[in-house]
RNA sequence: GACGAACGCUGGCGGCGUGCCUAAUACAUGCAAGUCGAGCGGAUUCAUCCUUCGGGAUGAGUUAGCGGCGGACGGGUGAGUAACACGUACGUAACCUGCCUAUAAGAUCGGGAUAACUAUCGGAAACGAUAGCUAAGACCGGAUAAUUGGUUCUCUCGCAUGAGAGAAUUAUGAAACAUGGAGCAAUCUGUGGCUUAUAGAUGGGCCUGCGGCGCAUUAGCUAGUUGGUGAGGUAAUGGCUCACCAAGGCGACGAUGCGUAGCCGACCUGAGAGGGUGAACGGCCACACUGGGACUGAGACACGGCCCAGACUCCUACGGGAGGCAGCAGUAGGGAAUCUUCCGCAAUGGACGCAAGUCUGACGGAGCAACGCUGCGUGAGUGAUGAAGGUUUUCGGAUCGUAAAGCUCUGUUGCCCUAGACGAACAGCAUCAGGAGUAACUGCCUGGUGUGUGACGGUAUAGGAGAAGAAAGCCCCGGCUAACUACGUGCCAGCAGCCGCGGUAAUACGUAGGGGGCAAGCGUUGUCCGGAAUUAUUUGGGCGUAAAGCGCGCGCAGGCGGUUAAUUAAGUUGGGUGUUUAAGCCCGGGGCUCAACCCCGGUUCGCAUCCAAAACUGGGCUGACUUGAGUGUAGGAGAGGAAAGUGGAAUUCCACGUGUAGCGGUGAAAUGCGUAGAGAUGUGGAGGAACACCAGUGGCGAAGGCGACUUUCUGGCCUAUAACUGACGCUGAGGCGCGAAAGCGUGGGGAGCAAACAGGAUUAGAUACCCUGGUAGUCCACGCCGUAAACGAUGCAUACUAGGUGUCAGGGGUUUCGAUGCCCUUGGUGCCGAAGUUAACACAGUAAGUAUGCCGCCUGGGGAGUACGCUCGCAAGAGUGAAACUCAAAGGAAUUGACGGGGACCCGCACAAGCAGUGGAGUAUGUGGUUUAAUUCGAAGCAACGCGAAGAACCUUACCAGGUCUUGACAUCCCUCUGAAAGCCCUAGAGAUAGGGCCCCCUUCACAGGCAGAGGAGACAGGUGGUGCAUGGUCGUCGUCAGCUCGUGUCGUGAGAUGUUGGGUUAAGUCCCGCAACGAGCGCAACCCUUGAUCUUAGUUGCCAGCACUUCGGGUGGGCACUCUAAGAUGACUGCCGGUGACAAACCGGAGGAAGGUGGGGAUGACGUCAAAUCAUCAUGCCCCUUAUGACCUGGGCUACACACGUACUACAAUGGUCGGUACAACGGGAAGCGAAGCUGCGAAGUGGAGCGAAUCCUUAUAAGCCGAUCUCAGUUCGGAUUGCAGGCUGCAACUCGCCUGCAUGAAGUCGGAAUUGCUAGUAAUCGCGGAUCAGCAUGCCGCGGUGAAUACGUUCCCGGGUCUUGUACACACCGCCCGUCACACCACGAGAGUUUACAACACCCGAAGUCGGUGGGGUAACCCGCAAGGGAGCCAGCCGCCGAAGGUGGGGUAGAUGAUUGGGGUG
Repeated sequence: GACGAACGCUGGCGGCGUGCCUAAUACAUGCAAGUCGAGCGGAUUCAUCCUUCGGGAUGAGUUAGCGGCGGACGGGUGAGUAACACGUACGUAACCUGCCUAUAAGAUCGGGAUAACUAUCGGAAACGAUAGCUAAGACCGGAUAAUUGGUUCUCUCGCAUGAGAGAAUUAUGAAACAUGGAGCAAUCUGUGGCUUAUAGAUGGGCCUGCGGCGCAUUAGCUAGUUGGUGAGGUAAUGGCUCACCAAGGCGACGAUGCGUAGCCGACCUGAGAGGGUGAACGGCCACACUGGGACUGAGACACGGCCCAGACUCCUACGGGAGGCAGCAGUAGGGAAUCUUCCGCAAUGGACGCAAGUCUGACGGAGCAACGCUGCGUGAGUGAUGAAGGUUUUCGGAUCGUAAAGCUCUGUUGCCCUAGACGAACAGCAUCAGGAGUAACUGCCUGGUGUGUGACGGUAUAGGAGAAGAAAGCCCCGGCUAACUACGUGCCAGCAGCCGCGGUAAUACGUAGGGGGCAAGCGUUGUCCGGAAUUAUUUGGGCGUAAAGCGCGCGCAGGCGGUUAAUUAAGUUGGGUGUUUAAGCCCGGGGCUCAACCCCGGUUCGCAUCCAAAACUGGGCUGACUUGAGUGUAGGAGAGGAAAGUGGAAUUCCACGUGUAGCGGUGAAAUGCGUAGAGAUGUGGAGGAACACCAGUGGCGAAGGCGACUUUCUGGCCUAUAACUGACGCUGAGGCGCGAAAGCGUGGGGAGCAAACAGGAUUAGAUACCCUGGUAGUCCACGCCGUAAACGAUGCAUACUAGGUGUCAGGGGUUUCGAUGCCCUUGGUGCCGAAGUUAACACAGUAAGUAUGCCGCCUGGGGAGUACGCUCGCAAGAGUGAAACUCAAAGGAAUUGACGGGGACCCGCACAAGCAGUGGAGUAUGUGGUUUAAUUCGAAGCAACGCGAAGAACCUUACCAGGUCUUGACAUCCCUCUGAAAGCCCUAGAGAUAGGGCCCCCUUCACAGGCAGAGGAGACAGGUGGUGCAUGGUCGUCGUCAGCUCGUGUCGUGAGAUGUUGGGUUAAGUCCCGCAACGAGCGCAACCCUUGAUCUUAGUUGCCAGCACUUCGGGUGGGCACUCUAAGAUGACUGCCGGUGACAAACCGGAGGAAGGUGGGGAUGACGUCAAAUCAUCAUGCCCCUUAUGACCUGGGCUACACACGUACUACAAUGGUCGGUACAACGGGAAGCGAAGCUGCGAAGUGGAGCGAAUCCUUAUAAGCCGAUCUCAGUUCGGAUUGCAGGCUGCAACUCGCCUGCAUGAAGUCGGAAUUGCUAGUAAUCGCGGAUCAGCAUGCCGCGGUGAAUACGUUCCCGGGUCUUGUACACACCGCCCGUCACACCACGAGAGUUUACAACACCCGAAGUCGGUGGGGUAACCCGCAAGGGAGCCAGCCGCCGAAGGUGGGGUAGAUGAUUGGGGUG
């Protein structure tokens, strides 16, 4: 896009079309084929006339029967049919043709019956039987004519059989009347019919070429089969049928079989070529309940005829009969589904008839159905307060929306009234005129006038009235694909054509608003074509790796084929003719108001035939050629093949000698062998298999494959030459042959090796890898098998298309005395590479390039190379080779990442080298778990766990129990009242709270206002409630790792690459060099702070060299030199020297310097990753609670305790403990504070209160250290937990649950398993000090200084990271992906003892109707013979025979369904 459609929702009108696709299922009822009286005899009705009243005649009708014509057309259906059925083009010299037309001739003489009818009889009926009567255009005989057949002859023609014309003779052999007119009649004449012949037209029969379905898992079929001769039969040819003879015929160019199917014009689609279809309309065919058969006839083997058989239905008196809607309506059934038991013969057409006319479910019309196509309408203009209302909102608005209302118009369609067609031309009748013909008229023919016919239909159409009044839905809105928001829902409900959507902010579900599309329809489903170049050998594909080259060759058929000449004309080309029904399509016109629709005219393919041409292709024929191919001659290389023989090395075994304890094997072992003498070594022997070095991207072969040497036989190849043949060629479906390894059969052989098997190990297991043994097998002969990643994953042949280089086998030229070198060339075998090709990778004269010829193969993945069938095989199995079902992918090449128990390089306290620890103990602290009314919440590998928490007794506090409040503890707004409230005191209470008392505003002063409180109503407050996976912000981590990117250019089809890789170097993508790259950005570094040196400036609260005073204290004067303080500056840059390096960057060493190669430390954290952490810091969307999930209070809890883990402290002691003496800091802090001296206390502390908002005062005292003393290796004079008593401090308050002191107590612990942490220098370790938080509480955290080491060979390994490279089936990225069994559910399929159904054949039996043949002893009007009787010819009936449908029996075949069980497969 289309449809004979169906379904869902909806539905105003007209025109034109279309309407059982299924059950060729069964049919009630009515109708669909009759007509003719001008063929016939009767019967009968009416009218007129006559009448002897019985009736008769005439006219107009009706008509059963005989007879004629028609029922073979028209109408229906598509079951069958794969066929000369259809289409197309021929042929018929092998034929027929009623009615029709034309021409010619004729129509004569006779005859006997029969139906109707009457009578009798049978039957329920249908229908008959017998006897009698009768007519014809019924039937029969004779004559005549032509024809036809036989025989004989002549002429003409044809491609053959043969055809035509004529003559003679013989046989056979036509007819029918009816109705008009004239006439007295005879007779004449018209019309129709009849007979014969010829011709035409029309319609058919038969034959032939070509064309159009599937399956080869259908490969062989055929006995009347193929042909001949003869006969029969037919309208006619023919095995159409029969007898005889021969053995043929068809088939890979697809016979036969099976399945499916009416064919075509055309219709749908498509750019076309094609593909699909075969409704309506038209042509042909076939069929008419199923099967068979003939009759009649011009025509049938006959839809509304006959006979028989069968099934079914109906009637019946049970004896017997009737029927055939696939005609029009209609019914039932089936089905998703398809109409009225209508009107009319008015038109067109048909049958009959002289005609009028009759008949016509053909046809013309109407009805039903949106089933389709097409046209029209459902209103038009104006109208902004942008109304109301809906939806939404950022609350401003936006949108529905000029849409509505309102105002002004119009009147299509529908409704009502009035008028009212075209389609009609006739025929006939009446009348007039003309024409032909006739002796003449009527009649006939033509024309004029009049008359006369409409189902549709009171329809189309026209006019009028009235009124915007009666007339819009359906689908969609994530992308494809035009059109977006809100609410509801919460992986539910649901959607979905594909991708996919839905798990609490859904443009995808449902609803609403809005929007988009189409519109009396719109969607869905189904089917076909297109897109699909996705079955592509015409246009128009491929096969190295995506699916796809047979494992390789030989070769029949087939296809294709070198140069040249002549001929022919099949292909080819050109022209003419015929045909190509009509309709349709297309083009041009025309008619319905337009359109759909209809009418007119025109064009085209194809096929056939004739003529012509001869360039090209091909066939036939005749010649010629040599370049393709082959032969010859001369040489050459080779693991080419087959057979026979020969050889040495090695393994193993056997014998003997020597000799002694192990051997062997492995990652390490064990099994095994060995004191019965192994292994080792020496000598001799046996036997089998394989042939080291040479050896090489070397050689040979078609492939598989071939490797010691010699001989024999043998195939192919190469080079040179150009003597010979003269296209002999290429490919190759089937076919035939070869064909590794394994395997099979028979017989040998068997050293080594070695499936199976055994043992030992390894392991969680180990039916494996490793080890020790070991059988088939491996070897030989003969025979099978016929497959491999049989690979170059690349079929064979030929030609052409830049180069370079190696190698093998030849030849030639040149050089040389020679060796050799160089050049050219042929054949093989490799590498690199241009053009070109390719999706890319890659290929590239050995093509995957450019072409030609031929063969094979492919068409998404799985199922499956499976099942079934067949062929082959001894078997194993091989070959051929599906479907159901299922998925939306499977696959190739390349890219970027990530990953690897891949590689290379490099770095890091990563390892190593060291030091000190953790893990064991006690305690502290955090976490898990458990418990609990609650033990609030969060953090979870590194990167949670002395974390949020820089400090939970109350508070904090979020948790629990109880008691309370509800506009609220906190904010804003409104109303009323009060002038207070707060504070202090008292009472009740656990307290919140409640009551009372004391106290008690400002301004103008009148209200009112401000402020505050109380009460009230509602908006609201409030939430440490949820979601860190809705978010902002902040932060952790990789990681202070060196990376991450961009612009332009270039390369690539593209993703992308390049730059950023490479060579060096660095802490560094740091720098240098090179380079299709050139530049740039974020990172690195530097700039910043601090520390280390010096200088300048400044000099109090700091300092004191020199001077003076001194109570000896920088205390004072004085000074600012020094220290120090805090501002500024200098200094360090690989700057200098030497070496290395590439003349670089840089590195190594040195000098100088306070400091040397980023001097030390800090701050500083690229692009990004982890949906990392946090809604409980804060902020915030959405959701939730609202007398509670909010607020207040008291008490409790966060401090629990069998246990597990992390982080710390203290220790286990002598480098120590205790005691005494003694020395040296820095960073800091201080007013609700630090707090001195002094005094009291053993001490914590108390008292005291100087000084200090601090370089001034206080904290402040240091500790380790040093000097002595003591302890002497022990659970101790170590260790200090735990507990008791007594105290101190803070604080409303130390019970749960603080810290400190004194006395007493004196636990575990004697250096810590597996494992594991930190640290590279002022570092580790060790020692003390300060601060934040804080009323109090520090083993934690953040800082400060003191003392002060050891070690680093080095980068193999562990961990982490960076760069390059490689592989990848990973991309949520190895915590990835993914295989198979098993268990469960479902689905389709195979096998299966069987069971069952259908179909087509075959053999036999039976054998209806009927044709044909035969037959005699039945019957018989016409004709013949006969006077007759009778006989004959013919016919009828009977009987017999051949054939023969249905039926029966039988064994096989094919296909389907089903089947306990079973097998694999698919999905989850």
The RNA shown here (small-subunit ribosomal RNA) has 1468 nucleotides and comes from an uncultured bacterium.
RNAcentral holds the sequence, with entries from ENA, Greengenes and SILVA.
Its mean pLDDT, the model's own confidence on a scale to 100, is 81.
Its Rfam family is "Bacterial small subunit ribosomal RNA".